[in-house]
Molecule: c-di-AMP riboswitch aptamer (ydaO/yuaA leader)
Organism: Desulfofarcimen acetoxidans DSM 771
RNA sequence: GAAUAAUUUGCACCGAGUUGCUUUUUAAGCAAGCGGGGGAACCAAUUUUUGGGGUGAGUUGCUCUUUGCAAGGGGCUAUAACUUUCGGUCCUAACCCGUCAGCUAACCUCGUAGGUGUGGAGAGUGAGGCGUU
Numbered sequence: 001g002a003a004u005a006a007u008u009u010g011c012a013c014c015g016a017g018u019u020g021c022u023u024u025u026u027a028a029g030c031a032a033g034c035g036g037g038g039g040a041a042c043c044a045a046u047u048u049u050u051g052g053g054g055u056g057a058g059u060u061g062c063u064c065u066u067u068g069c070a071a072g073g074g075g076c077u078a079u080a081a082c083u084u085u086c087g088g089u090c091c092u093a094a095c096c097c098g099u100c101a102g103c104u105a106a107c108c109u110c111g112u113a114g115g116u117g118u119g120g121a122g123a124g125u126g127a128g129g130c131g132u133u
Stems, first nucleotide, its partner, number of pairs: 011117004018032006033112006043102001051100001052097004059071004072092006081125006
């Protein structure tokens, strides 16, 4: 000097998954915020083994010798923040309910995890700080 690994802190990313207060204080409880499910009238729908349904971007069509391709959908690409265009790049899973649920005011109810580390260019918008006069 370089690389790798681990720990801590900060800054960021996917995602609803954050914040505050209290206590028997490193954990638990409560509240707020955010997210999901059930649930009238009206409307819709009458197609229920070809079961049906929910969270989620995670569907569909070709193809199948290898399995791939394409469309659609989703994320990232840090200027202190946001929006957007072009280009680049990645994902298109997994899980749950249990024969049952359209929408749905009141109402009822559940979750608040887990996993990561990008840095190309252009346009626009709002706000804040510092200095000087």